The RNA shown here (SAM riboswitch aptamer (S box leader)) has 115 nucleotides and comes from an Acidobacteriota bacterium. The coordinates come from a structure-prediction model, not an experiment, and the mean pLDDT is 77. It matches the Rfam family "SAM riboswitch aptamer (S box leader)". Rfam describes the family as follows. The SAM riboswitch is found upstream of a number of genes which code for proteins involved in methionine or cysteine biosynthesis in Gram-positive bacteria. Gene Ontology term of the family: regulation of gene expression. The model forms 94% of the base pairs in the Rfam consensus. Taxonomically the source falls in Acidobacteriota (Bacteria, Pseudomonadati).
[in-house]
RNA sequence: AUUUCAUGAAGAGUGGCUGAGGGACGAGCCCUGAGAAGCCACGACAACCGGAUCAGAAGUCAUCUUCUGGUCGCCCGGUGUCAACUCUCGCCCUACAAAAGGGGGAACAUGAGAU
Numbered sequence: 001a002u003u004u005c006a007u008g009a010a011g012a013g014u015g016g017c018u019g020a021g022g023g024a025c026g027a028g029c030c031c032u033g034a035g036a037a038g039c040c041a042c043g044a045c046a047a048c049c050g051g052a053u054c055a056g057a058a059g060u061c062a063u064c065u066u067c068u069g070g071u072c073g074c075c076c077g078g079u080g081u082c083a084a085c086u087c088u089c090g091c092c093c094u095a096c097a098a099a100a101g102g103g104g105g106a107a108c109a110u111g112a113g114a115u
Stems, first nucleotide, its partner, number of pairs: 001115008013042005021031003025090004043082003047079004051072009086107001091104004
């Protein structure tokens, strides 16, 4: 980088440096000098993987292994995250006089796997 799968209605910030932008993209709307983004320090959250533990199922002569689900915790590790539903909409279907609304998809983000 490409691709597959899962998740995206919950959760969680202070200080320092610096100084104008940021919310992927387009439109809207919003955040921002009462300080954006970035970097650093410390902290927090608990989504995924590993870990621990419980239950069920299957397998093994057995130690034990595998699968499914729950729980714990991050004070055990690897990522991730800490304004707004992924801020809203962007394509299709549905509904309606119209709009709001409902469903799906795309895109994007994160994790795990594959190449």